[in-house]
Context: one part of a larger RNA
Molecule: small-subunit ribosomal RNA, 3' major domain
Organism: Pyrinomonadaceae bacterium
RNA sequence: UGACGGGGACCCGCACAAGCGGUGGAGCAUGUGGUUUAAUUCGACGCAACGCGAAGAACCUUACCUGGACUCGAAUGCGAGAGAAGGUCGCUUAACAGUGACUGUACUGGGCAACCAGACUCGAAGCAAGGUGCUGCAUGGCUGUCGUCAGCUCGUGUCGUGAGAUGUUGGGUUAAGUCCCGCAACGAGCGCAACCCCUAUUGACAGUUGCCAACAGAUAAUGCUGGGAACUCUGUCAAGACUGCCGUUGAUAAAACGGAGGAAGGUGGGGACGAUGUCAAGUCAUCAUGGCCUUUAUGUUCAGGGCUACACACGUGCUACAAUGGUUGGUACAGAGUGUUGCAAUCUCGUAAGAGUGAGCUAAUCACAAAAAACCAAUCUCAGUUCGGAUUGAAGUCUGCAACUCGACUUCAUGAAGUUGGAAUCGCUAGUAAUCGCAGAUCAGCAUGCUGCGGUGAAUACGUUCCCGGGUCUUGUACA
Numbered sequence: 001u002g003a004c005g006g007g008g009a010c011c012c013g014c015a016c017a018a019g020c021g022g023u024g025g026a027g028c029a030u031g032u033g034g035u036u037u038a039a040u041u042c043g044a045c046g047c048a049a050c051g052c053g054a055a056g057a058a059c060c061u062u063a064c065c066u067g068g069a070c071u072c073g074a075a076u077g078c079g080a081g082a083g084a085a086g087g088u089c090g091c092u093u094a095a096c097a098g099u100g101a102c103u104g105u106a107c108u109g110g111g112c113a114a115c116c117a118g119a120c121u122c123g124a125a126g127c128a129a130g131g132u133g134c135u136g137c138a139u140g141g142c143u144g145u146c147g148u149c150a151g152c153u154c155g156u157g158u159c160g161u162g163a164g165a166u167g168u169u170g171g172g173u174u175a176a177g178u179c180c181c182g183c184a185a186c187g188a189g190c191g192c193a194a195c196c197c198c199u200a201u202u203g204a205c206a207g208u209u210g211c212c213a214a215c216a217g218a219u220a221a222u223g224c225u226g227g228g229a230a231c232u233c234u235g236u237c238a239a240g241a242c243u244g245c246c247g248u249u250g251a252u253a254a255a256a257c258g259g260a261g262g263a264a265g266g267u268g269g270g271g272a273c274g275a276u277g278u279c280a281a282g283u284c285a286u287c288a289u290g291g292c293c294u295u296u297a298u299g300u301u302c303a304g305g306g307c308u309a310c311a312c313a314c315g316u317g318c319u320a321c322a323a324u325g326g327u328u329g330g331u332a333c334a335g336a337g338u339g340u341u342g343c344a345a346u347c348u349c350g351u352a353a354g355a356g357u358g359a360g361c362u363a364a365u366c367a368c369a370a371a372a373a374a375c376c377a378a379u380c381u382c383a384g385u386u387c388g389g390a391u392u393g394a395a396g397u398c399u400g401c402a403a404c405u406c407g408a409c410u411u412c413a414u415g416a417a418g419u420u421g422g423a424a425u426c427g428c429u430a431g432u433a434a435u436c437g438c439a440g441a442u443c444a445g446c447a448u449g450c451u452g453c454g455g456u457g458a459a460u461a462c463g464u465u466c467c468c469g470g471g472u473c474u475u476g477u478a479c480a
Base pairs, nucleotide, nucleotide: 001480002479003477004476005475007474008473009472010471011470012469013468015464016463019428020427021426022425023424026319027318028317029316030315031314032313033312034310035309042053043052064305065304066303067302068301069300070299077127078126081122082121083120086103087102088101089100090099091098107118108117109116110115130294131293133292134291135290139288140287141283142282143281144279146277151190152189153188154187155186156185157166158165159164170181171180172179196271197270198269199268201239202238203237204236205235206234207233211228212227215226216225217224242265245259246258247257248256249255321421325380326379327378328377329376330375331374337368338367339366342361343360347356348355349354387418392413393412394411395410396409397408398407434456435455436454437453438452439451440450
């Protein structure tokens, strides 16, 4: 100087407390461990691994296993040389691969033409290969974490023999090393804040595909039409919030508290943004890369299988156990997205999944599209039930060469556990929790996951004694 203390003082955080809803019990989904297996590819392991890499394993993916095949090799460049490329029919093979016959003479440039060159395909020798093999404790890059915590440093000066100290400590204050005052310090940098984006209010400008107040027309009805530029909305540019104003407290400071005005008030709400460093944290399987290993194989290719196994254990979720509910019928209101290899209206068929048809739309124009909770009415009457839907049987639909291993969905039948969950444990302070649906990425198909979007919409916070984590000062130390 740090680090540590079941030392002290002060301060903060959904850290506790006050509340609301969960997990832990059940069934299923999903990840992991374990076990099994020819293989169940690999990585991730307290917080900070475990719906994680994976924004989507039937083949492919795929790295694993079994078996077949290749050795300048699957890809790219240069290549002597040959032929257009390609197509059809055989043989053979599980497939890749191999092999025979027939057909084909095109296109571009030069040339009268023969022909030459190019493009495309094959291609001997050779020059270069390849490796998701090992080492993240050789590395770059990227990322997590403490932590959006308020800290981390430097120059000059001063003090100290020196390591170092001072500044950065102290009195106030703040979300903040934020600001003020004081002070052997005076300044500065990286952080904080602000500058950026979205959102909340208003104005100006612009009105089509959006809008419809006034005027007119038409209809069974509708901005449907003429038209309009008011309103909504869309978009660009402005304004607006700064403790600016008033009062009180304060040291006449910084600031705090209350008030006015205001759409918004003290960082308005949300996002992006992550200092010096810590964990030899994670990643050699995104990529790049040193070293090592491999080269008729640890490379390449094909078929089938596996990653989907199942006495069990754990994590994360979904659905429930019901009446604030279930079922049936009717009525209403979003936002944000996506669409031409696509979204698909309408009509017909089917109980349905869906099929046929295919208007319109390269989209403020058309479509996906029905929002669902909600509301109105009827019914069920406390039951393992008209709760709950697992499991199983049968029949189908769709995608796709192909749904056996191993897809999703529909209908009929079946109708398991489950009556609110031990010890323990998690999230959340407002348009939040809880609850309800919608969209998107990936994607042929497959979502209870993820990322967004809106609808309905609470309770509680006395307080900082205690648990956990963090910051500042101080004290002790057989620690570095």